[in-house]
About this RNA:
The prediction has a mean pLDDT of 81. The part of an RNA shown here (small-subunit ribosomal RNA, 3' major domain) has 460 nucleotides and comes from an uncultured organism. It matches the Rfam family "Bacterial small subunit ribosomal RNA". The full RNA is in RNAcentral, with records from ENA and SILVA.

Context: one part of a larger RNA
RNA sequence: UGACGGGGGCCCGCACAAGCAGCGGAGCGUGUGGUUUAAUUCGAUGCUACACGAAGAACCUUACCUGGGUUUGACAUGCACGUGGUAGGGAACCGAAAGGGGACCGACCUUCGGGAGCGUGCACAGGUGCUGCAUGGCUGUCGUCAGCUCGUGCCGUGAGGUGUCGGGUUAAGUCCCGUAACGAGCGCAACCCUUGCCCUUAGUUACAAGUGUCUAAGGGGACUGCCCGGGACAACUGGGAGGAAGGUGGGGAUGACGUCAAGUCAGCAUGGCCUUUAUAUCCAGGGCUACACACACGCUACAAUGGCCAGUACAAUAGGUAGCCAAGUCGUGAGACGGAGCCAAUCCUUAAAGCUGGUCUCAGCUCGAAUUGCAGUCUGCAACUCGACUGCAUGAAGCUGGAGUUGCUAGUAAUCGCAGGUCAGCCAUACUGCGGUGAUACGUUCCCGGGCCUUGUACA
Numbered sequence: 001u002g003a004c005g006g007g008g009g010c011c012c013g014c015a016c017a018a019g020c021a022g023c024g025g026a027g028c029g030u031g032u033g034g035u036u037u038a039a040u041u042c043g044a045u046g047c048u049a050c051a052c053g054a055a056g057a058a059c060c061u062u063a064c065c066u067g068g069g070u071u072u073g074a075c076a077u078g079c080a081c082g083u084g085g086u087a088g089g090g091a092a093c094c095g096a097a098a099g100g101g102g103a104c105c106g107a108c109c110u111u112c113g114g115g116a117g118c119g120u121g122c123a124c125a126g127g128u129g130c131u132g133c134a135u136g137g138c139u140g141u142c143g144u145c146a147g148c149u150c151g152u153g154c155c156g157u158g159a160g161g162u163g164u165c166g167g168g169u170u171a172a173g174u175c176c177c178g179u180a181a182c183g184a185g186c187g188c189a190a191c192c193c194u195u196g197c198c199c200u201u202a203g204u205u206a207c208a209a210g211u212g213u214c215u216a217a218g219g220g221g222a223c224u225g226c227c228c229g230g231g232a233c234a235a236c237u238g239g240g241a242g243g244a245a246g247g248u249g250g251g252g253a254u255g256a257c258g259u260c261a262a263g264u265c266a267g268c269a270u271g272g273c274c275u276u277u278a279u280a281u282c283c284a285g286g287g288c289u290a291c292a293c294a295c296a297c298g299c300u301a302c303a304a305u306g307g308c309c310a311g312u313a314c315a316a317u318a319g320g321u322a323g324c325c326a327a328g329u330c331g332u333g334a335g336a337c338g339g340a341g342c343c344a345a346u347c348c349u350u351a352a353a354g355c356u357g358g359u360c361u362c363a364g365c366u367c368g369a370a371u372u373g374c375a376g377u378c379u380g381c382a383a384c385u386c387g388a389c390u391g392c393a394u395g396a397a398g399c400u401g402g403a404g405u406u407g408c409u410a411g412u413a414a415u416c417g418c419a420g421g422u423c424a425g426c427c428a429u430a431c432u433g434c435g436g437u438g439a440u441a442c443g444u445u446c447c448c449g450g451g452c453c454u455u456g457u458a459c460a
Stems, first nucleotide, its partner, number of pairs: 001460002003457003007454007015444002019408005026300008034291002042053002064286007073124001077123007088105002093100002108115002126275002129273003135269002137264003140260001142258001147186006153162003165178004192252004197220007223246001226240005302401001306360007319348002323342002328337003367398001372393007414437007
């Protein structure tokens, strides 16, 4: 000087407390461990791995396994030689395909030397092989915490200190005052995007015409500016007025010096090592979907604030031409036929909880939907391993969950649907967004984490 303390002081955070909804018990979905397997490819492993890489494993993907092929190679560049029925296409035949095989057809430019192409050979290609403890780049975490430093000066033999401390104050090393310090940099804040109010302009496809709404471009508006109290005549703070909004208005983007030899050689790049008829490459089938079990993240429930039936009301994101698909007809339905419209503020395009009425009457039920059987629809060469959806039948467990544990302070939690990416289809209950309805906090003693000052130390 740090680090640490079951030392002290001050302060903060959904950290506790006050609450709400959960998880932990059940069934199912997904991930992981373990086990199994020819293979169950690889990575991620306390917080900071475990619906994570994966925004979508039937083939492909695919890296794994088994089997069958190829060897200048699926891909690039260079050199040498060769090549005229050459390059290219390609029937029969073998084969699961890849591949082999070759009847037959048959080119381009040219200065006629050749070029391009093809073949052979040599250099080389290739590697999702190893090392993230050789690396770049990117990322997580402490933490959006308020810190981390420098120049000159001063103090100290020196390591170093001071500044960065003290009194106030703040979300903040934010600001004020004091002061051997005076200044400065990276952080904080502001500048950026979005949302809430107003104005101007322009309006199609929005609006029945007009105003308005709406759309999308620009501008204004909030600064402790005003008043009262407190405070040190300060910074600031409590209250108030006006205002759509008040003290950072809400949300986002933005992550200092560094820590964890944190993560990633499988996104990419890259040193070294290894491999080169194989650790490369092509193909078929299988596997990544196994299943005594354990954990993690979720979905659906256990019901009456509910289930079912009928009627009826109100959104916002976002996507669409190999696409979105209306009316109408058929089918109980998934869906099929059909073909209008839309390169889209035009068409696709109807939200659900809610409200009104009826029924069920506390039961393993008209709760709950797993599982299984049969019959179907769709995508796709192909749904056996291993897809989704529909109808009929079947109707498990489950009656609110031990110890423990998670999230959340406002349009938030909870709850209700809708859309999108990936995508032929989909195991999405995931993720990313969007709107509808819409709650509870005395406080800082304690648990956890963090910041500043101080103290002890046999630690560095």